RNAcentral holds the sequence, with entries from Rfam.
FMN riboswitch aptamer (RFN element) from Acidipropionibacterium virtanenii, 146 nucleotides, folded computationally.
The model forms 97% of the base pairs in the Rfam consensus.
Taxonomically the source falls in Acidipropionibacterium (Bacteria, Bacillati, Actinomycetota, Actinomycetes).
[in-house]
């Protein structure tokens, strides 16, 4: 340095002003997962989360039926619905201008932009809720193998 497996770790951010009511509007602020790139990346190139549609499993998930076997507890095939777990599609926002370099749509000046779904006494990227979940991944740890 490679395989397996397991474990661990894996998202930031409000003041103010109107209002009866606003972290949701006004204004002015604030934030930026994960891997790649010739040089550091919310805006290049992918790639997680949601949410759809399809599909696989389920011998220890529930519920509802159809058959068999027992003397009862109960068992044993089988199908459908949920629901869990993966595979596979879709959906899935936004930068340009100058500098400097051998190399930057990544650095550095300057100006812009963008941000799931549900809820909400009023419209949400910043509040809360699903999530004590889930994840790209991780030059983190451990065991094992040739």
């Nucleotide at each position: 340095a490679c395989g397996u497996g397991c474990u661990c770790c894996g998202g930031g951010g409000u003041c103010g002003g109107u209002g009866a009511a606003a972290g949701u509007c006004c204004g002015a602020a604030c934030c930026g997962g994960c891997g790649g790139u010739g040089a550091c990346a919310g805006u290049c190139c992918g790639c997680g989360a949601a949410c759809c549609g399809u599909u696989u499993u389920c011998g220890a998930u529930g519920u509802c039926g159809g058959g068999g076997g027992a003397a009862c507890a109960c068992u044993c095939c089988u199908g459908g619905c949920a629901g869990a777990a993966g595979g596979c599609g879709g959906c899935c926002g936004a930068a340009c201008c100058g500098g400097u370099g051998g190399a930057a749509a990544u650095c550095c000046g300057g100006u812009a932009c963008c941000g799931a779904c549900g809820g909400u006494g009023a419209a949400a990227g910043u509040c809360c809720g699903g999530a004590u979940g889930g994840g790209a991944g991780g030059c983190a740890g451990c065991a094992c193998g040739a």